Transfer RNA from an archaeon, 72 nucleotides, folded computationally.
């Protein structure tokens, strides 16, 4: 400098155009127990960032960051 890939809850993870964005683990609060764990239930938390095309974008496309592999 060029290409390729990928970024979603605190942390990993599904979701390839329309349904409350999944799922586990995490925290909060209730039962359960003499205590804790374990287990039940129920609440909390996210689509890197800007443009765009759609009637509709986490999802297509353009640029930006960020990491990671190739290449000179």
């Nucleotide at each position: 400098g060029c290409g390729c890939c990928a970024g979603u809850a605190g942390u990993a993870u599904a979701g390839u155009g329309g349904u409350u964005a999944u799922u586990a683990u995490g925290g909060g609060a209730c039962g359960u127990u003499g205590c804790c764990a374990a287990c039940g239930c129920u609440c909390c938390g996210a689509c890197c960032c800007g443009g765009g095309u759609u009637c509709a974008a986490a999802u297509c496309c353009c640029g930006g960051c960020u990491g990671g592999c190739g290449c000179a």

Its Rfam family is "tRNA". It is annotated as a transfer RNA. Rfam describes the family as follows. Transfer RNA (tRNA) molecules are approximately 80 nucleotides in length.
The RNAcentral record of the sequence draws on ENA.
Model confidence (mean pLDDT): 80 of 100.